[in-house]
Molecule: c-di-GMP-I-GGC riboswitch aptamer
Organism: Cellulomonas gilvus
RNA sequence: AGCGACAACGGCAAACCCUCCGCAAGGAGGGGACGCAAAGCCAACGGGACCCACGCAGGUCAGCCGAGCUACCGAAC
Numbered sequence: 001a002g003c004g005a006c007a008a009c010g011g012c013a014a015a016c017c018c019u020c021c022g023c024a025a026g027g028a029g030g031g032g033a034c035g036c037a038a039a040g041c042c043a044a045c046g047g048g049a050c051c052c053a054c055g056c057a058g059g060u061c062a063g064c065c066g067a068g069c070u071a072c073c074g075a076a077c
Stems, first nucleotide, its partner, number of pairs: 002077001003074002011036002016031006034063001040069002045066003048061004052055001
C1' cells in the first nucleotide's frame, strides 16, 4: 500500500411520522433504524432512473451502477 475481522473507537441513517420549501422528482430540520467499511465528497467524469413550467449544460437522485478524490482501525492474506 492492497485488503476488510465474531477486533477496537466511533460514525452515517432506509422506510415511515411531524414541520417547512418546491408545480414535481425531491430537499431541509426533528423523531426513527432497514441497512452501510467509505451510506464521506463528486450530478460540469461516464452510464442509469425520475420530474416538469420541456430549457442555452432545465431540474432531481451519490443509500442505482462504474470511475475519481479524501478518511478511522490494523487481524488474516